[in-house]
RNA sequence: AUGAAAAUUUCGGGAGAGUUUUUUUCGUCUAUAUAACGAAAAAACGCCGAAGGGGCAAGAUGAUGGUUCAUCCAAACUCUCAGGUAAAAGGACCGGAAUUGGACA
Numbered sequence: 001a002u003g004a005a006a007a008u009u010u011c012g013g014g015a016g017a018g019u020u021u022u023u024u025u026c027g028u029c030u031a032u033a034u035a036a037c038g039a040a041a042a043a044a045c046g047c048c049g050a051a052g053g054g055g056c057a058a059g060a061u062g063a064u065g066g067u068u069c070a071u072c073c074a075a076a077c078u079c080u081c082a083g084g085u086a087a088a089a090g091g092a093c094c095g096g097a098a099u100u101g102g103a104c105a
Stems, first nucleotide, its partner, number of pairs: 006100008018045001020044009046085003052081001053079003059072005
């Protein structure tokens, strides 16, 4: 069962934190250059947590039988490795539709 949980695809919603500083390259403007603007790369400092990743409680199990030790174990908590820090992209999580699935909520 007029199809639960879960999974895949797709559509929609979706936070936080510097458009920081320095250097280089390219382009635009210009007679040329400086300056200005835009893009990319590198370095430095600051900051964020909702891709991912790491850590831990109660509790359970085992050993000891006196204290303790070890293993398992959660997150939106915590760390900040990774990632992010204007827009775009991404984004835990939530909702709709389709497909799978076949009983949980």
Molecule: Glycine riboswitch aptamer
Organism: Candidatus Atribacteria bacterium